[in-house]
Context: one part of a larger RNA
This record gives sequence, structure tokens and C1' cells, in this order.
RNA sequence: GCCGGCGAGUUGCGCUACGUGGCGAGGUUAAGGGGUUGUCCCGGAGCCGUAGGGAAACCGAGUCUGAAUAGGGCGUCAUAGUCGCGUGGUGCAGACCCGAAGCUGAGUGAUCUAUCCAUGGCCAGGUUGAAGCGCGGGUAAGACCGCGUGGAGGACCGAACCGACUCAUGUUGAAAAAUGGGCGGAUGAGCUGUGGAUAGGGGUGAAAGGCCAAUCAAACUCAGUGAUAGCUGGUUCUCCCCGAAAUGCAUUUAGGUGCAGCGUCACGCGUUCCGUGUCGGGGGUAGAGCACUGUUUGGGCUAGGGGGCCUACAAGCUUACUGAACUCAGGCAAACUCCGAAUACCGACACGCUAAGCGUGGCAGUGAGACUGCGAGCGAUAAGGUCCGUAGUCGAAAGGGAAACAGCCCAGAUCGCCAGCUAAGGUCCCUAAGAACGUGCUAAGUGGGAAACGAUGUCCAACCGUGUAGACAGCCAGGAGGUUGGCUUAGAAGCAGCCAUCCUUGAAAGAGUGCGUAACAGCUCACUGGUCGAAUAGUUGGGCGCGGAAAAUGUAACGGGGCUUAAGCACGUCACCGAAGCUGCGGGAUCUCUUCACGAGCCGGCCUGUGCUGGGUGCAGCACAGGUCCAAGCGAAGGGAUCGGUAGGGGAGCAUCGUCACGCGGGUGAAGCGGCGGGGUAACCCAGCCGUGGAUGCGUGACAAGAGCGAAUGCCGGC
Repeated sequence: GCCGGCGAGUUGCGCUACGUGGCGAGGUUAAGGGGUUGUCCCGGAGCCGUAGGGAAACCGAGUCUGAAUAGGGCGUCAUAGUCGCGUGGUGCAGACCCGAAGCUGAGUGAUCUAUCCAUGGCCAGGUUGAAGCGCGGGUAAGACCGCGUGGAGGACCGAACCGACUCAUGUUGAAAAAUGGGCGGAUGAGCUGUGGAUAGGGGUGAAAGGCCAAUCAAACUCAGUGAUAGCUGGUUCUCCCCGAAAUGCAUUUAGGUGCAGCGUCACGCGUUCCGUGUCGGGGGUAGAGCACUGUUUGGGCUAGGGGGCCUACAAGCUUACUGAACUCAGGCAAACUCCGAAUACCGACACGCUAAGCGUGGCAGUGAGACUGCGAGCGAUAAGGUCCGUAGUCGAAAGGGAAACAGCCCAGAUCGCCAGCUAAGGUCCCUAAGAACGUGCUAAGUGGGAAACGAUGUCCAACCGUGUAGACAGCCAGGAGGUUGGCUUAGAAGCAGCCAUCCUUGAAAGAGUGCGUAACAGCUCACUGGUCGAAUAGUUGGGCGCGGAAAAUGUAACGGGGCUUAAGCACGUCACCGAAGCUGCGGGAUCUCUUCACGAGCCGGCCUGUGCUGGGUGCAGCACAGGUCCAAGCGAAGGGAUCGGUAGGGGAGCAUCGUCACGCGGGUGAAGCGGCGGGGUAACCCAGCCGUGGAUGCGUGACAAGAGCGAAUGCCGGC
């Protein structure tokens, strides 16, 4: 890992709602007892209901408050309860199952290891050579020196022994800590045998929170114990109907919970819902505006202030300074408004199709949301950002499109069909359908990624110049004189700079457009003539293109091929393709409507008859018989609507083990197992057949559950 088996909402007692049954203004027994052992009988204590109000005493259809015969509160008018059973939910219990780390108690451990106690054992060999002592020297005596002797040391080197610094190997190991090569200590605070001591908030510790039996920031075993787990995981058959939420408020609350919101089911109400139209409302958003509050640009005017002149003071004059208020023109505002929509919201009436709407009660789930469009805040007019509002989709939605792609576009899958029509999107090939049609545009493979900005790209439109009295471009020629204008300057002569910018001749020629020189010179331009012979200069707006344009495996920024009067772009037109949409045909289910059929006991309404009672009769009541009416329910046919679905609510079933009753099968072969062949909307079932097997099974009804496995790093077994 696979297969097989096992594996999770149970039980008791309360409460509550619904279903169902008994009895009903009543219902019911509990403990206990009896005994014929049955769903038996007895047992009325008690409980619930039939009356409430008050804290209570208490009173009572009233009562409490109160001084009150006041007012007010809760009640009364009326009915429905109660006891079982079943189901949903809930409380208390382990309460759907598995899962802690831990806490507490009682014990077991020092054969590992830490320290200590007692008693033993061990340390090859080599080296160094302390004190002391002897002799000699030396001294007054010493000190001291030398030579011997001697054998000290947490001394030296180095085996055993003890350790563990390093590298390699090992790392499903030879080994749950080792092996190999080097390494440290090796007479000491040394190593070691045996016996003994200290025990869990305790020991021991040359101290690392180390060690206390491969376990230590509190050992191990058993018990409390099924601790607790707002957490994670898992939770087993089928079909049918409906179908959410990720919000508000609160929370030692934020991944939990309570109430509300949204779902479902039952009962009740019945058009109250929704849409559109008309009418009636309030508003202060978008926009706009500047009348208020603020802010703001320029001008005018001007109080005040500053400077200057004048001045003994006061005053006066003046000002390319500043400048309130006022004024003209022009702006800005979420916390400005003289104004002010569209929508939205509320109400009334009418109409409309549709399937809602409201109330009470049972059961929930949800309370992490995501993206997209629009309106705002925060942020950087960043984020697949964040937080609100609003709509949609996903969530819980499959199908078609977007190459692929929860949240985008189209569209909501009851089932079947080798039928049709469409949506979005498409129609050259991959690939279903137009190499469709008409008119333009694009030359960039733009299309098929990007900005400011740049550019005689190109098309269209508008405006404004020049031009056959000859324009524009090119070519030929002229482009002069006063004059080197004046100033400045070393120089300044058109051409460093400053000032001025005239006159003349002329077809025209600047006191000079640029290059150039030290300054001149030189070249050139403006301007003019000639040549040429028909267009040419500029501005603005629009369409499509160009540049701007760098990334990591390989083209790689159309899905690909490939595409250029298109297979690109714009506008227009007609066809076609295209989905689980719509239609057609057939089947099923749910809800609803209509029609038909079935249905009967009681009760109830009406009619008839008989009997009894009351009553003088009519008549009234009761009982019985017959007829008729009414209803749940079930069935058939037809019509209509509906049938995506997570959490979740509701409904109907299948299967398994067992019990009871009735009816059946079986050695002429039960169950089980293997296979064939069939049936049903599913869980499943079997008319039958073959094999195996060898003794118990099956159907119907009711009941009762250890009642359904694929997942829990599930448990056990096999492979």
C1' cells in the first nucleotide's frame, strides 16, 4: 500500500412540540400487594387540569396597589385536558466516536547514573633529582660553596587502565552513540570490585537543569478516569420536495456564543406580496453657484503703516513700497449653500400576470466570504490592498464562449432522442459555419502588450497665403555707394559689446542671416533680374500607422499554422455555425385544478314510518328503522405549473440481525458461496438455470435494534 473483518447520536429520568391511541371536566396511578404470569387484578397517597390576584397573611370572578365605593395592573366572559406509545429537540448524566499536554492519590525503583559510607584490588617501563644526611672547602662561629648520598612531586615521557580533542567511516549502522587513524590523564581532587545509604516538588549534583534503569523544568506503575479539549480528524443505504449564511447588536469577545436577520416544516389569515401607471409626500446627494462660512488670482480705489522732502511743534507735499475695507473680473470646498435633479423611499387608487405576503409554533444551519461593475473613505486618484454602500456571479452552478482560466460574457442541467431554432462568441486550415457582399483605411505583421514626448508616414476635412502680370525648388547673375556709421577697444571694418539704424544709385541690395579673420580679406543669406513652366508655402481638427520599447531553458506579447484591395481596422448588409437555453417527440416525479368512481359505522342536518314520555289536540323530547346531504382519505383520466444545489429542514422507501402471529418451502437437497439469465426510478429484487454445499429457510403483518463504511497519520489479521 491493497484486501478482509471491526469501527462513531446510545440509554435512563425530566421538560417541550408534533403524530397517534384511550378516556374526557376530567385524566392517571406511585411505592406496595394479590395471584390464574396476562399489555392481568388491586392499590387514589400523589401529580396535571378545571380560577385568579397578591411578596404574603388573605380574598376570590375577582384581586393587588391605595385613604378610596377613584384610576391603573393582572385576571373573568370561556372551554380541553390528561395518561400511554412513537418521532424531532433540549436539560442532567462520559451523552456521537477517537485524541492531549497535564493535575491528584497510593505505590515501585540508586543492578544505569550522581554523591557518600565500609571493606578490598590496580597503576609495564623510562626520566628528573626537593628536603634531610655525610665528606670536603669556607668562617671567630655561622651563612655560604662543592662533591656525594638520598628519593620528594595534584613533577616529566609513556603501556595497562580511565577519558573523549579531531578527521574519516557509519547514519533502514556490526552498534538506539560505535569503528579506524591521530588525541588527553596515567601516584592522583586517580581508576576499580563487592556490600551498603540518600526517592519524586524528593534525592544527588567541582552546577550542564545534569543525573535518578535507552524516560527528567519534576521518574515509573496503577488508580481518580470515559479528567477536560469554545480545538483537529472521522461519523457507514437510497430516492423525492424546498433551500440558506458568511450581516446587525452584545460578549475577558473576535476561528466561540446569545438574540435578531436569512432556510425549512406544520397550522392559521387570504391578496395583505410583487410589477406598472396615475396622484400625493419629505429630502439636500450629483450638478451648479458664491447669497452665508472659509479659501483664492489680477486690476481699481483707498483708511492705516513704511520711505523721501520739508519742518521748532503741529501740519504739509510726495512715493515703480506695503495694504484692511469697498469694488470689477475670474476660481475652489466632505465637515460652504441663494439653488438643485435623476434614481431611491413612504402612502393611496387602478390594472396586470405571477406566486408570493403576514402571524403562531417545531427544527436548523450561518455569524472566516471571494471577485467584477458602479458610488465613497483609507492608501500613493498603488496592490489579486483595505473598509463601507449598491448590483451581479462564485460560494452552493453543470453547459457554451474567453487557447488553458471559482468570481468575466452567454445561459440556470427532471430523463431519453443519430430531430429543429437561437445566445454569447464565431464562419482560410487545425475546428462546426462566408477564402460572403459593399465602401473606405492600414504597410507597421500595426493587428498580435505600454506613456510623456518626438517626426515632411499616410488618408480625410476646414482655414489662410503665393502663382501664367510666371509663383515654389534648382541653376546663371547681381547683392552696391556715403562707410572702416558713432562709441568702445590694442584692434572692432555688416558679423565681441553699447547706441543709432539714416541717405544715395538703382531691377534689387540689412549700417546686415550665418560661416570666417588678430583685425581686414574671403564664402553666404535676405532682396533683385534671368532661365524654367504649374503649381506651391503655412495653420488647425480628425482616422489609421512610426519611434520611444532591455531578462533570464527555446520562437514564446495572434492558441498554432498561416494572413496584406486581408484571414487586419471602421461602417453597413445578408446568410450560416454555435449551449445541458428554447422548440419537437416520448417517459418519470412534485404541486395544483377539473371530471369520474369508491366509501360507511357512529355523530350532525332534513324527510318518512313505528314505539314511549309530557301534553286536551296541534306539538315537543327520546329510541329504533329507511332515505337523502356533508367531509377527510384513496384511485383513474385530463389540463397547468414546477423538478441545478453545499450547510440545513421536510417526505417516502431499501437492506441487515432478532421477536411474535399467520401462511409456506426443504436430504427428490435449506441457508451460504461461484456463475448464467432477467426485473425495478434508486437503495435493491428475482421468474428461472448450472455448479458447490449438506440442514435449516422464505413470504405477509406487527414489533425490537450492538441496523448499512472509503476515508478517523483509525484497530486487528492476511498478502

Predicted 3D model of a 719-nucleotide part of an RNA (large-subunit ribosomal RNA, domain II) from an Actinomycetota bacterium. RNAcentral holds the full RNA, with entries from ENA. Rfam family: Bacterial large subunit ribosomal RNA. The coordinates come from a structure-prediction model, not an experiment, and the mean pLDDT is 84.